RNA sequence: AGAGUUUGAUCCUGGCUCAGAUUGAACGCUGGCGGCAUGCCUAACACAUGCAAGUCGAACGGUAACAGGGGCUUCGGCCCGCUGACGAGUGGCGGACGGGUGAGUAAUGCAUAGGAAUCUGCCCAGUAGUGGGGGAUAACGUGGAGAAAUCCACGCUAAUACCGCAUAUGUCCUACGGGACAAAGCAGGGGACCUUCGGGCCUUGCGCUAUUGGAUGAGCCUACGUCCGAUUAGCUUGUUGGUGGGGUAAUGGCCUACCAAGGCGACGAUCGGUAGCUGGUCUGAGAGGAUGAUCAGCCACACUGGGACUGAGACACGGCCCAGACUCCUACGGGAGGCAGCAGUGGGGAAUAUUGGACAAUGGGGGAAACCCUGAUCCAGCGAUGCCGCGUGUGUGAAGAAGGCCUGCGGGUUGUAAAGCACUUUUAGCGGGAAAAGGGUAUGGUUUGCUAAUAUCAAACCAUAUUGAUGUUACCUACAGAAGAAGUACCGGCUAACUCCGUGCCAGCAGCCGCGGUAAUACGGAGGGUGCAAGCGUUAAUCGGAAUUACUGGGCGUAAAGCGCGCGUAGGUGGUUUGGUAAGUAGGCUGUGAAAGCCCCAGGCUUAACCUGGGAAUGGCAUCGGAUACUGGGUAACUAGAGUGUGGUAGAGGGUGGUAGAAUUUCAGGUGUAGCGGUGAAAUGCGUAGAGAUCUGAAGGAAUACCGGUGGCGAAGGCGGCCCCCUGGAUUGAUACUGACACUGAGGUGCGAAAGCGUGGGUAGCAAACAGGAUUAGAUACCCUGGUAGUCCACGCCGUAAACGAUGUCUACUAGCCGUUGGAACCCUUAGAGGUUUUAGUGGCGCAGCAAACGCAAUAAGUAGACCGCCUGGGGAGUACGGCCGCAAGGCUAAAACUCAAAUGAAUUGACGGGGGCCCGCACAAGCGGUGGAGCAUGUGGUUUAAUUCGACGCAACGCGAAGAACCUUACCAGGUCUUGACAUCCAGAGAAGUUACCAGAGAUGGUUUCGUGCCUUCGGGAACUCUGUGACAGGUGCUGCAUGGCUGUCGUCAGCUCGUGUCGUGAGAUGUUGGGUUAAGUCCCGUAACGAGCGCAACCCUUGUCCUUAGUUGCUAACGCGUAAGUUGGGGACUAUAAGGAGACUGCCGGUGACAAACCGGAGGAAGGUGGGGACGACGUCAAGUCAUCAUGGCCCUUACGACCUGGGCUACACACGUGCUACAAUGGGCAGUACAGAGGGAAGCGAAGUCGCGAGGCAGAGCGGACCCCAGAAAGCUGUUCGUAGUCCGGAUUGGAGUCUGCAACUCGACUCCAUGAAGUCGGAAUCGCUAGUAAUCGCGGAUCAGAAUGCCGCGGUGAAUACGUUCCCGGGCCUUGUACACACCGCCCGUCACACCAUGGGAGUGGGUUGCAAAAGAAGUGGGUAGACUAACCUUCGGGAGGUCGCUCACCACUUUGUGAUUCAUGACUAAGGUGAAGUCGUAACAAGGUAACCGUA
Repeated sequence: AGAGUUUGAUCCUGGCUCAGAUUGAACGCUGGCGGCAUGCCUAACACAUGCAAGUCGAACGGUAACAGGGGCUUCGGCCCGCUGACGAGUGGCGGACGGGUGAGUAAUGCAUAGGAAUCUGCCCAGUAGUGGGGGAUAACGUGGAGAAAUCCACGCUAAUACCGCAUAUGUCCUACGGGACAAAGCAGGGGACCUUCGGGCCUUGCGCUAUUGGAUGAGCCUACGUCCGAUUAGCUUGUUGGUGGGGUAAUGGCCUACCAAGGCGACGAUCGGUAGCUGGUCUGAGAGGAUGAUCAGCCACACUGGGACUGAGACACGGCCCAGACUCCUACGGGAGGCAGCAGUGGGGAAUAUUGGACAAUGGGGGAAACCCUGAUCCAGCGAUGCCGCGUGUGUGAAGAAGGCCUGCGGGUUGUAAAGCACUUUUAGCGGGAAAAGGGUAUGGUUUGCUAAUAUCAAACCAUAUUGAUGUUACCUACAGAAGAAGUACCGGCUAACUCCGUGCCAGCAGCCGCGGUAAUACGGAGGGUGCAAGCGUUAAUCGGAAUUACUGGGCGUAAAGCGCGCGUAGGUGGUUUGGUAAGUAGGCUGUGAAAGCCCCAGGCUUAACCUGGGAAUGGCAUCGGAUACUGGGUAACUAGAGUGUGGUAGAGGGUGGUAGAAUUUCAGGUGUAGCGGUGAAAUGCGUAGAGAUCUGAAGGAAUACCGGUGGCGAAGGCGGCCCCCUGGAUUGAUACUGACACUGAGGUGCGAAAGCGUGGGUAGCAAACAGGAUUAGAUACCCUGGUAGUCCACGCCGUAAACGAUGUCUACUAGCCGUUGGAACCCUUAGAGGUUUUAGUGGCGCAGCAAACGCAAUAAGUAGACCGCCUGGGGAGUACGGCCGCAAGGCUAAAACUCAAAUGAAUUGACGGGGGCCCGCACAAGCGGUGGAGCAUGUGGUUUAAUUCGACGCAACGCGAAGAACCUUACCAGGUCUUGACAUCCAGAGAAGUUACCAGAGAUGGUUUCGUGCCUUCGGGAACUCUGUGACAGGUGCUGCAUGGCUGUCGUCAGCUCGUGUCGUGAGAUGUUGGGUUAAGUCCCGUAACGAGCGCAACCCUUGUCCUUAGUUGCUAACGCGUAAGUUGGGGACUAUAAGGAGACUGCCGGUGACAAACCGGAGGAAGGUGGGGACGACGUCAAGUCAUCAUGGCCCUUACGACCUGGGCUACACACGUGCUACAAUGGGCAGUACAGAGGGAAGCGAAGUCGCGAGGCAGAGCGGACCCCAGAAAGCUGUUCGUAGUCCGGAUUGGAGUCUGCAACUCGACUCCAUGAAGUCGGAAUCGCUAGUAAUCGCGGAUCAGAAUGCCGCGGUGAAUACGUUCCCGGGCCUUGUACACACCGCCCGUCACACCAUGGGAGUGGGUUGCAAAAGAAGUGGGUAGACUAACCUUCGGGAGGUCGCUCACCACUUUGUGAUUCAUGACUAAGGUGAAGUCGUAACAAGGUAACCGUA
């Protein structure tokens, strides 16, 4: 410090997720030791048991128990508080601290800084006292009640308990005269004196009283800070203030009476929700955010609610009273209790410990002290809960062991790892030793102080003794032995770490993206690896990353986001100058900011964690005194902002009234006749009752052509004939005045298109709804004919729009150029015009700058300032609920649950469009011939079958694989057989190989049998072959073409597809390759931020067309010779042909066009002319195209079978459908007879001549030929002649009967051919559709491959030989450019809504059940205060009667629980209902994205 994830890719915006740190944690797996910390976060739920607050005999009366002592004794015992001590009681101090918890509390709290009207036990210092009396009472005794708790009556008694009196330094009160107010003793010692022998007295110490001051602690007040909600906007009557009084320790409406009517609130009152606050803790660079366990400060609480008492202090955790709930005891009459103290129990929960030891230390209470008490505390126990430290060995050790795993079978890896050898012993184990520490106490001694005192007491020092829970301590050390001690998560990317097996969208994983459908580095296991380590992972939570709430530090044209527009209140901000102030501001001093913590330094535990000491820091708050630039408040001025007066100017600015012409419609009349109207085409409609057309006249309403313009005006909405009236604003010139009067603007208020609403008018045209006609599968639409609200006017509502420049208002600054509207000045000009400058608008381009890009650019989206509004992922939703507004429609404000990992913006490349432009192609058109109808052939589908083997399926499957299924082929079926196998290699044994014959069987096969002994040899044997046996293995046309190679089809022989460098762009990408021409062509030229290059095009190759050279057999033969004739022959190379090599054609030449180019057009010459014709040749890629059945091949599957052999059958089936063909339907023809001319091929298990037989297929025969020689081999159409005469025929030949031929082991299923006979459909073919542009179509025959035989198919060959192309509008396909896009699996795309089903959360809902709370009442325990006619009453007074005072009772006020009524609010639930969300393959349509097929969208009905 970043990363992953939206896309085909890119850049933004934007959310989601991850890596880090942390925790009082929990869970899973695992677990050696120690130190230091830490441990009910949930039920402030209920609690058994034990302990947690007592102590003082030196305050008191005393003696229940224990020990000691003494006395008496009859030896049983009894007595004495005498001593140590001490139960219970009186009294004092303490139980208000310490310990726990966080329920309540949003301020009666806390934090920081201050303040004045207070109290303060014990403590410290000072001053002054401590005199003299009195009456009770508990304990105790007696009696009584009760189960108990406890209580009652009588009697006795003490005090540091209680009460008067005296005194009053002082304090308090005061009307300044005065008045009021205390006390207690106890212990030690003692010389003199006194004594009732107790003591007094003196003294010391400790107490006590009054008072002053301090310290400590506490109470009160003020300012500022302290969570969320405005869908909580008004709250308040003791309320705000005053006066008198009361009350308190003290101020104060704290309380009361009276008076006034205030007080708080948009700087958020009130109300609701949540919450103890802080130092700090976690995180973070910081600012912040989150948090408030342990430790420390404050607060609050103590079963729930209320109350007071005592006291220095409480309204009191282990006190009291009352009410309530709960639990327990009970003799049913009554009683008792409060773990949120320490342990512990139940419960709750994911979850949190021992019913431990000790007061040794620290601290606290009491005491003079010893001492006692102390679950505070110190320790121990339990828990890896956290942090820190240590260990689980060290060195050596290659045969790189074994085993595991992988493997390309060679090896690699685990791995120096292990074993082995040599060492060490931390720690655990076992044994031994063993501190330190301050302090306390006692005794003795020395010194000092108090003192009369060598008593006592206090202080210091020394000596001795004693005191340890932890503790079987830390620490040190002996012994033995590598000995007892490693796991966990991960390994697709983020993110370090990879292979095998299993599984097969299953099981499962997953933080996000996403893995899994037969080769999963993502599931599960294994091996290996990576990380951390006594822990490791997961889950939860917080901060971070997140600049994703932006103070530091974000945005708002199109991504979420500028209010529709003004005016204006509060608020915020504000021009120039002067002098004064000092609130802000900046600096200084002082105080505070507790300690701990964080940070730094030093020190102590072996180190560290931890601990100790010191320092620094603690952004704050406050005090004091200085400064005055800036801001503020106040003073005095100014004119540059703003405004006013005055003269002009332009304008659809607004409002009222009037008026004009054109047009539509209607009405009346005239002319006139059959249609009009409307559409893609029609129909509805109108019209012979006279329409439409045309002319004249009239009526009425609405809107204002041309001018008219990115022209004008207005804040926006908006405003358009002309004229009058009223009226707002702008602008401009010169000048005078005011003197900051300004800008913005939360709330508020006004204006605000269209639609809509109310009332009343008006209504020509147009026109929701509605009706009809069309269209359509449907058509509640688009189109047509009609047509009502409405549109218009007046008044009143509504308050919204894609109210848009998707751009808030104001101010200043920042290159230019060109238009246009209004004004002013100057120059020029006869006038009009023109030029320059300036100003207010309104437009186009463009620099800097900005921006994600698009773009903006003085009219900013630039640079700055002021103020307001708004945004924070998509959906749910601008919805629900609540509130406000509205007549209604509805508007404004405005969530959540739930759900997704995206949604969005701009630009890029493609693809697509019922977008555009240019161009091409037998693409259309123009032609010729077909298919589709018939019969047959052939292939396919379907059906059938035991099997009809398999594959190919739009073009680009279907006469395709198959260049040829009777057996074989053959893969299929039935039956019969074999199991190392039909085929390959290795091993062992036997045998040559081979061959003859017979038997069984359908055959495979089995049995028997004859002949045969070979070749090489180093004589051991070996090679080939056959048989038998064993195991490795063979074998598979079994599956996967979606695991593959290779090959092929297709777009398409279309002209395209790319690269390097450079340049442009943030980038994807662009440029080049686009543009202007041209071409068959990205062919070439020109231009050009491109310059070059590659694969394609073309050319090079083959063939054909002309010529030349060479050659001369089997070919050719002109001239010459022989020959009846025949290139037959002598000869010949001239010709043809053959087959080798050359030439030739290049837009080379001429003219024109073109841009002086490329090129095109025409011409010449030429056999051939503009790639001459044909072929081979197929760019980058597309279709997961085809093929595992040509072959090869990964994986999977079968292994006496899914392998192999054999016989027979099937692939040839047949209601039917389709494709491709053949033959026809006839006279351009059929039949018959005669006759002519090819090319290219093939031939030895072959082609097969002549001759001969057969009507023929063919037979016999066998010459010649491995071919320019021989054969196949007669070419046919053609030509000549003849016949047929338009007919189902002398057309057509299917089908069938009979007879044959050939091939072949074999023609039944199931061959071809021949002859005789038979003679079907068919008379040119519906919708639709195919081929072809020249030696082509059409037509005619010939050959070949395969092949024993079997072509109408396929591949070739030649013969005859046309027609047409105006042209590119349309159909199809393609190329280039451009445009739109919500598509990218790319239009066979994407995608919307209803309905149906399942699930989820939510709203409404008759209601129902809880919680909280307001108001009005009732009620009234305990208590306090007031009153008091009743009862009782020790201290004091008394005149002895009583009084003062007190207690109880009664009563009044206040008040808790509780009750009633009526509201508000919140939670839960509810038949039914509503919309929403989610859900691999449901229904209906097709709304949107392209002109999405009616452009889309916004508001409204």